Transfer RNA from Salmo salar, 74 nucleotides, folded computationally. The RNAcentral record of the sequence draws on Rfam. The coordinates come from a structure-prediction model, not an experiment, and the mean pLDDT is 81. Rfam family: tRNA. It is annotated as a transfer RNA.

RNA sequence: GGUGCUAUGACUUAGUUGGUUAAAGUGGCUGUCUAGUAAACGGGAGACCAUGAGUUUGAAUCCCAUUAGCGCCU
Numbered sequence: 001g002g003u004g005c006u007a008u009g010a011c012u013u014a015g016u017u018g019g020u021u022a023a024a025g026u027g028g029c030u031g032u033c034u035a036g037u038a039a040a041c042g043g044g045a046g047a048c049c050a051u052g053a054g055u056u057u058g059a060a061u062c063c064c065a066u067u068a069g070c071g072c073c074u
Base pairs, nucleotide, nucleotide: 001073002072003071004070005069006068007067010026011025012024013023019057029043030042031041032040050066051065052064054062
């Protein structure tokens, strides 16, 4: 220098051939229970999807560029 893959709550993942307000587990918060903690059960919060631009009536999803990480080729 060229090229492939990945990037989604604090963490681990799902969601792809564009279409309802992005889903689940763990964790944290809170309530019930307990003498208290843990466990169990209930509740609500937290990501507008790495960044920017584009296409479209509509983009996490498609195109382009960039950033970061992990590989391959030279």